[in-house]
């Protein structure tokens, strides 16, 4: 100088589940039926944010996930989104 891992970042790609039920309450509209948002009750679901669990290994202590759990959060669409591949920037540095 540099292969490689790793943080941050930009951009691109990114699945899966009801845009459920019925009805209370506030709030604005409106003459009134009524109509919009908001929050609260039943329940079915999803799993790739975050968390939690667990093998093998380890005297112990620990200790993996795209395995499980489903607190968190999502279940039209936005946003999220583990991960991938690109650049930019910093640590670190086989040869």
């Nucleotide at each position: 100088u540099u292969a490689a891992u790793c943080c941050g970042u930009g951009c691109a790609g990114g699945a899966g589940a009801g845009c459920g039920c019925a009805u209370c309450g506030c709030c604005g509209g409106g003459a009134a039926g009524c109509c919009g948002g908001c929050g609260g009750g039943c329940c079915g679901c999803c799993g790739a944010a975050g968390g939690c669990g667990c093998a093998a290994c380890u005297c112990c202590c620990g200790c993996a996930a795209u395995c499980g759990c489903u607190c968190a959060g999502g279940c039209a669409a936005a946003a999220g989104g583990a991960c991938u591949g690109c650049g930019c920037g910093g640590a670190c540095g086989c040869a």

Predicted 3D model of a 95-nucleotide RNA (Glycine riboswitch aptamer) from a Betaproteobacteria bacterium. It was read from a public genome assembly, where an Rfam model found it. NCBI's taxonomy places the organism under Bacteria, Pseudomonadati, Pseudomonadota, Betaproteobacteria. Its mean pLDDT, the model's own confidence on a scale to 100, is 81.